Bacterial RNase P class A from a Polyangiaceae bacterium, 402 nucleotides, folded computationally.
RNA sequence: ACAGCGGGGCAGGUGAUCGUCGGCGGCCCCUCGGCCGCGGGAGGAAAGUCCGAGCUCCACAGGGCAGGGUGCCGGGUAACGCCCGGUGAGGGUGACCUCGAGGAGAGUGCCACAGAGAACAGACCGCCGCGCCGCGAGAGCCGCGCGGUAAGGGUGAAACGGCGGGGUAAGAGCCCACCGCGCCCCCGGUAACGGGGGCGGCACGGCAAACCCCACCCGGAGCAAGGCCAAAUAGAGAGGCGCUGCGUGUCCCCGCGAGGGUCCACGCGAGAGGGCUGCCCGCCCGAGCCUCCGGGUUGGCUGCUCGAGACGCGCGGCGACGCGCGUCCUAGAGGAAUGAUCGCCGGCGCGAGACGGGCGACCAGCUCGCGCAACAGAACUCGGCUUACAACCGCUGCGACC
Numbered sequence: 001a002c003a004g005c006g007g008g009g010c011a012g013g014u015g016a017u018c019g020u021c022g023g024c025g026g027c028c029c030c031u032c033g034g035c036c037g038c039g040g041g042a043g044g045a046a047a048g049u050c051c052g053a054g055c056u057c058c059a060c061a062g063g064g065c066a067g068g069g070u071g072c073c074g075g076g077u078a079a080c081g082c083c084c085g086g087u088g089a090g091g092g093u094g095a096c097c098u099c100g101a102g103g104a105g106a107g108u109g110c111c112a113c114a115g116a117g118a119a120c121a122g123a124c125c126g127c128c129g130c131g132c133c134g135c136g137a138g139a140g141c142c143g144c145g146c147g148g149u150a151a152g153g154g155u156g157a158a159a160c161g162g163c164g165g166g167g168u169a170a171g172a173g174c175c176c177a178c179c180g181c182g183c184c185c186c187c188g189g190u191a192a193c194g195g196g197g198g199c200g201g202c203a204c205g206g207c208a209a210a211c212c213c214c215a216c217c218c219g220g221a222g223c224a225a226g227g228c229c230a231a232a233u234a235g236a237g238a239g240g241c242g243c244u245g246c247g248u249g250u251c252c253c254c255g256c257g258a259g260g261g262u263c264c265a266c267g268c269g270a271g272a273g274g275g276c277u278g279c280c281c282g283c284c285c286g287a288g289c290c291u292c293c294g295g296g297u298u299g300g301c302u303g304c305u306c307g308a309g310a311c312g313c314g315c316g317g318c319g320a321c322g323c324g325c326g327u328c329c330u331a332g333a334g335g336a337a338u339g340a341u342c343g344c345c346g347g348c349g350c351g352a353g354a355c356g357g358g359c360g361a362c363c364a365g366c367u368c369g370c371g372c373a374a375c376a377g378a379a380c381u382c383g384g385c386u387u388a389c390a391a392c393c394g395c396u397g398c399g400a401c402c
Base pairs, nucleotide, nucleotide: 002397003396004395005394006393007392012345013344014343015342016341017340018339020041021040023038024037025036026035027034028033043375047386048385050384051383052382053381054380055222056221057220058219067218068217069216070215071214072086073085074084075083076082087101088099089098090097091096102213103212107211108210109207110206111205124153125152126149127148128147129146130145131144132143134141135140161179162178164176165175166174180202181200182199183198184197185196186195187194188193226302227301228300229299237292238291239290240289241288245268246267247266248265249264252261253260254259273285274284275283276282309328310327311326312325313324314323315322316321347372348371349370350369351368352367353366356363357362
């Protein structure tokens, strides 16, 4: 320098001016609101809303079925599908990474294509033996048939242990050694598992992200949860108060008729309550008015931020984490504020300059100029995971150069 691997400490500081959202105090104001001052105001992911919880309401005797989830072992934790430490398998030269790692000797099922045969398998080619026909002097060869053979070829993701030797007509766990596999024993380890020994001649292919079996776990909905207050209007219930009176008149209706009736108009009277002014008088309007209960729309308050809290130190632990002590209080809005500009300091990159170190490749600092600074935005609160991210730190490999 290039190519990578891992981690998660950092996520610019400060001053001025202007602006913004809550809180407290003061002033102005009938109120709404306005002004001034003080102090506070995003993240490591606030994101995705994927897991696990707190909290709230509903449901719930206990047990089972069904359904869902998790799945090597040990530990951590309030809990988890998370984290830590191990084991096994796999990948990488390496730093390191990955895991769909319970059970296939409980049962059922499936194994495409190719291939003769795909699970109590299978003779297509080949190999071997025997018989027959033909050819040949013969050795033998060609063809056909019967039988043996899973060592060789070929198909396939997979061919019913692998490899070597013996054996055989050719072969075959038929026999033997090693490896694999299964069972038993011993040793180490809490365990997963590892190491060793003996026995077994092979019986036991793969798939459980097919059904299934085993072990453990699991009620539902969510802060628009939930609680409190509650105007006007409408609707429902209970109680109380009040008017619906008299006369005249037209049309209409009923009646054989006498007469009766509804609506309307006018006049007189009564009238709870309301308005004009807080009260009285007066005037005007006037058929509804008042009280209680219930309901809970718009709205307001709450839930709401002190919590499995943050930071520092010490101790225990390989670690995740735990314990103790001390200090601190750190947004709480309710469609959403936390911003902008300029100056100074700092960081990184590029270019230029002079100087220093080193045999050298090269390196460190200084000055000047220019440029860059990410991803992103709390909405009840925590623990995780995932995703996004400029720059920084540690580590690995190879080549070249010194």

The gene name in the source record is rnpB.
It matches the Rfam family "Bacterial RNase P class A". The family's RNA type in Rfam is ribozyme. Rfam describes the family as follows. Ribonuclease P (RNase P) is a ubiquitous endoribonuclease, found in archaea, bacteria and eukarya as well as chloroplasts and mitochondria.